[in-house]
Context: one part of a larger RNA
C1' cells in the first nucleotide's frame, strides 16, 4: 500500500420495510440440462448461461450424418502450352451432383505466316478449411455501474516502499460547491454541450386543416376560398434557487409563498473514467503458432438441428359473475407498401378465391383498434369456465408441407378451483391491464424480440435487520 473481518463510524440503492402483480401447482411454446442417436453441428455455464448467438432450421440456411461425386478443386490473379469459339440446343446414364456423347460456332490486324482480344481444357503457381487454440492476439461485448471515483506535474514529509494533494468542517444526485489546511495546479470522469417530450410565439401552409362567407350532397372539407385553430417542420422564447421570507459565515437547505405550460437535474435517451473477472467470442470480421491438402476442402440427394422415462429456467393461456357469449355505439399513436399493400364487387360460414381500382404514398391502401360504454343471456356448476389433444373436411405458400408449415370449418372436449419450501417485479402516466405496427421473412411453428398509444391504482412508518456499493477509520499468522 491494499484485500479481508459473523469490527467501529457516516451515506446511499426496489437492498429491506409498507404496498401492488407475478413465478413455484396445470395445459401448452420455448431455451437448457440429461438420455437416446448414423447424425441428434457449435458455441454461451452463479450474479454476468438458459424465449441467449437465431430480427425466421421442410429444400437452402447448415456447419452434423448416411450414401454418391471433384481433386489448382465453388470463386479470382499471373504464367506457359493447347483448341477456336463461348453460349444455346438434343440424347445416354443417374435419386441429383456429375460423367459422357453428337450438334452449331468467334471478332480485330495483316495478302499469309503471326500477333493481339475473347472463350474453353491442360500444366505449373497462388487454392480452400464454421479445423484447434479466446490461457498467443486486434476488435466488438457483458459485469461491478451511470457507481464516484481515478490519476499526473511541481512542491513538501519519508533511508525506502510510499505519503501528502483526495484526509477534516459541512453541503451535494455527484471528488458537487463551500471554509479550513504544506500543498499549489491540471487531466480522465460528474455536470452542461447532443436528441425526443411538456408552453408559447413567429415563418411557411400541400397531399394536412375549415372558424367566418358562398355554392352543392342521401352523406362527406365534397367545391369555389380561407391562414384563424389542429397539425406538420424551420426558427426562436422560456427555469436560473432568478425573487420573497425563514435557517446558515458560505456552499446550500426550507417553504400548502408569488409569478409560471413546467420549480428546483421538469420527464425520458443518447453518453458508461482509471480498472476487476487469464469474463465472452478464432463460428460476425481480422490474426499468430498448430493441423489437414484424392481429406479436416468443395459439390449433391435424403436424412438430422424438430427425437424423448425424465430435471431446470423464461414465457403464453386458464382455473372464471370485476366474468363468458350475443347484438349495437365510440375514441389513439406509431409504423409499413410496386416481386409490395389494396378499397370495391361476387362466391364462400370461413381460411381464401375470382374480378377490378388507387397508391412510390400526410394524397390510396393495410386498418377493424381493443379493454371502454349500452343492451339481451347464463346464476356458481368442471359449467354457456377452461382450451389441450384427437378425427374428419378444406385454404395457402412453395419444385417439394410424410419426417417437419401455418390457417379455416364442424366434431371432440383433457389437466387446471388460485398453487409447498422458496422466489421475481414494480416508487406514476410507473404497476397491472388492453389492443396496434416492425423488423426477419416464399411461408410460418411470434405466445419471442423492438417500438406504439388506451384505461390506469396503491403504498413508503422508517433505516433495526437481509443484499449490493462508496468514505472515513481500527485489527490482521493474507498478497
Nucleotide at each position: 500500500u491494499g484485500a479481508c473481518g459473523g469490527g467501529g463510524g457516516u451515506c446511499c440503492g426496489c437492498a429491506c420495510a409498507a404496498g401492488c402483480g407475478g413465478u413455484g401447482g396445470a395445459g401448452c411454446a420455448u431455451g437448457u440440462g440429461g438420455u437416446u442417436u448414423a447424425a441428434u453441428u457449435c458455441g454461451a455455464u452463479g450474479a454476468u448461461a438458459c424465449g441467449c448467438g437465431a430480427g425466421g432450421a421442410a429444400c437452402c440456411u447448415u456447419a452434423c450424418c448416411u450414401g454418391g461425386g471433384c481433386u489448382a478443386g465453388a470463386a479470382u490473379g499471373c504464367g506457359g502450352u493447347u483448341u477456336g469459339a463461348c453460349c444455346g440446343u438434343g440424347g445416354g446414364u443417374g435419386a441429383a451432383a456429375g460423367c459422357u456423347c453428337a450438334u452449331u460456332u468467334u471478332g480485330u490486324a495483316g495478302c499469309a505466316a503471326u500477333a493481339c482480344a475473347c472463350a474453353g481444357a491442360u500444366c505449373g503457381u497462388a487454392a480452400g478449411g464454421u479445423g484447434c487454440u479466446g490461457c498467443a492476439u486486434g476488435g466488438c461485448u457483458g459485469u461491478c455501474g451511470u457507481c464516484a471515483g481515478c490519476u499526473c506535474g511541481u512542491g513538501c514529509c519519508g533511508u525506502g516502499a510510499g505519503g501528502u494533494g483526495u484526509u477534516g468542517g459541512g453541503u451535494u444526485a455527484a471528488g458537487u460547491c463551500c471554509c479550513g489546511c504544506a500543498a499549489c495546479g491540471a487531466g480522465c470522469g460528474c455536470a452542461a454541450c447532443c436528441c425526443c417530450u411538456a408552453u408559447c410565439a413567429u415563418c411557411a401552409g400541400u397531399u394536412g386543416c375549415c372558424a367566418a362567407c358562398a355554392g352543392g350532397u342521401a352523406a362527406u372539407g365534397c367545391u369555389g376560398g380561407g391562414a384563424a385553430c389542429u397539425c406538420u417542420g424551420g426558427u426562436g422564447a422560456a427555469a436560473c434557487u432568478g425573487c420573497c421570507g425563514c435557517c446558515g459565515u458560505a456552499a446550500g437547505g426550507c417553504g400548502u409563498g408569488a409569478g409560471g405550460a413546467a420549480g428546483g437535474a421538469g420527464g425520458g435517451g443518447a453518453u458508461g473514467a482509471u480498472g476487476u473477472c487469464a469474463a465472452g467470442u478464432c463460428a460476425u470480421c481480422a490474426u499468430g503458432g498448430c493441423c489437414u491438402u484424392u481429406a479436416u476442402g468443395c459439390c449433391c440427394a435424403g436424412g438430422g438441428c424438430u427425437a424423448c422415462a425424465c430435471a431446470c429456467g423464461u414465457g403464453c393461456u386458464a382455473c372464471a359473475a370485476u366474468g363468458g357469449g350475443g347484438g349495437g355505439u365510440a375514441c389513439a399513436a406509431a409504423g409499413g407498401g410496386u416481386u409490395g399493400c389494396u378499397a370495391c364487387c361476387u362466391g364462400g360460414u370461413g381460411a381464401c378465391a375470382g374480378g377490378a381500382u388507387g397508391c412510390u404514398a400526410a394524397u390510396c391502401u393495410c386498418a377493424a383498434a381493443a379493454a371502454a360504454c349500452c343492451u339481451c343471456u347464463c346464476u356458481c356448476a368442471g359449467u354457456u369456465c377452461a382450451g389441450a389433444u384427437u378425427g374428419c373436411a378444406g385454404g395457402c405458400u412453395g419444385c417439394a408441407a410424410c419426417u417437419c408449415g401455418c390457417c379455416u370449418g364442424c366434431a371432440u372436449g383433457a389437466a387446471g378451483c388460485u398453487g409447498g419450501a422458496a422466489u421475481c417485479g414494480c416508487u406514476a402516466g410507473u404497476a397491472a391491464u388492453c389492443g396496434u405496427a416492425g423488423a426477419u421473412c416464399a411461408g410460418c411453428a411470434a405466445u419471442g424480440c423492438u417500438a406504439c398509444g388506451g384505461u390506469g391504482a396503491a403504498u413508503a412508518c422508517g433505516u433495526u435487520c437481509c443484499c449490493g456499493g462508496a468514505c472515513c477509520u481500527u485489527g490482521u499468522a493474507c498478497a
Molecule: small-subunit ribosomal RNA, 3' major domain
Organism: Aurantisolimonas haloimpatiens